Fluoride riboswitch aptamer (crcB RNA motif) from Microlunatus kandeliicorticis, 62 nucleotides, folded computationally.
Its mean pLDDT, the model's own confidence on a scale to 100, is 76.
RNA sequence: CGGAUAUCAGGCGAUGGGGCUCGCCUUCGACCGCCGAUCCGGCUGAUAGCUCCUGCACUCGA
Numbered sequence: 001c002g003g004a005u006a007u008c009a010g011g012c013g014a015u016g017g018g019g020c021u022c023g024c025c026u027u028c029g030a031c032c033g034c035c036g037a038u039c040c041g042g043c044u045g046a047u048a049g050c051u052c053c054u055g056c057a058c059u060c061g062a
Base pairs, nucleotide, nucleotide: 009026010025011024012023013022016053017052018051019050020049021048033043034042035041036040
């Protein structure tokens, strides 16, 4: 000085925040929902998964 591997770190996983777990990406890369007759109309969900909070929707009770 160069290469490989491992570790650490950062970012991302269809709308907010926290914890844990999983996966992906290493800088224009991961990612940017679904359906239909598609320049228009319709549908599910604040999660990648679990859980708590916040917001929204429905029902019941005080």
The source organism's lineage runs through Bacteria, Bacillati, Actinomycetes, Propionibacteriales and Microlunatus.